[in-house]
The RNA shown here (transfer RNA) has 72 nucleotides and comes from Beta vulgaris subsp. vulgaris.
RNA sequence: AGGGAUAUAACUCAGCGAUGGAGUGUCACCUUGACGUGGUGAAAGUCAUCAGUUCGAGUCUGAUUAUCUCUG
Numbered sequence: 001a002g003g004g005a006u007a008u009a010a011c012u013c014a015g016c017g018a019u020g021g022a023g024u025g026u027c028a029c030c031u032u033g034a035c036g037u038g039g040u041g042a043a044a045g046u047c048a049u050c051a052g053u054u055c056g057a058g059u060c061u062g063a064u065u066a067u068c069u070c071u072g
Stems, first nucleotide, its partner, number of pairs: 001071007010024004026042005048064005
């Protein structure tokens, strides 16, 4: 320098163009003499950034950024 992959909650990851989710973790309550386990509920997201297509984009397209990887 060129090719490819990935980017979604604090972490690990799902997500047929039409309501943003799960597990772990955090917080509150219940349970216990206490801790833990267990149960119920809640909070936590400008879906990497900027544009485009579309009635409608996390999803499709382009560019950029970061990380990983391949070729030389």
The RNAcentral record of the sequence draws on Rfam. Its Rfam family is "tRNA". It is annotated as a transfer RNA. The organism belongs to Beta vulgaris, within Eukaryota. Its mean pLDDT, the model's own confidence on a scale to 100, is 84.